This is a predicted structure of a 94-nucleotide RNA (Glycine riboswitch aptamer) from an Actinomycetota bacterium.

């Protein structure tokens, strides 16, 4: 060097839950439609906490897809944990 960890950067895939209700306000002949506020019911897989098998440089720390739902989301878009591929670097490996 391959192969590999790690980090970013492209692509591609990516679950779950309500187009709930009232109200205001804007378009509109209306029907409705986008938004702002409140309230009910829900999701977990940005992000954040809180226990933990394990782990360790064992005084202590690191620690999830689990648990809370603070925040975030509950048509479509958007986002989205991870995962699969390229490219970049850094590490390690002769």
């Nucleotide at each position: 060097a391959a192969c590999g960890u790690c980090u970013g950067c492209u692509u591609g895939g990516g679950a779950g839950a309500g187009u709930g209700u009232g109200u205001a306000g804007u378009g509109g002949c209306a029907a409705c439609a986008c938004u702002g506020c409140a309230u009910c019911g829900c999701c977990g897989a940005a992000g954040g906490a809180g226990c933990a098998a394990c782990c360790g440089c064992c005084c202590c720390g690191g620690a999830a897809u689990c648990u809370c739902u603070c925040a975030g989301g509950c048509a479509c878009c958007c986002g989205g944990a991870c995962c699969a591929a390229g490219c970049a670097g850094a590490c390690a490996c002769a």
The prediction has a mean pLDDT of 82. The model forms 91% of the base pairs in the Rfam consensus.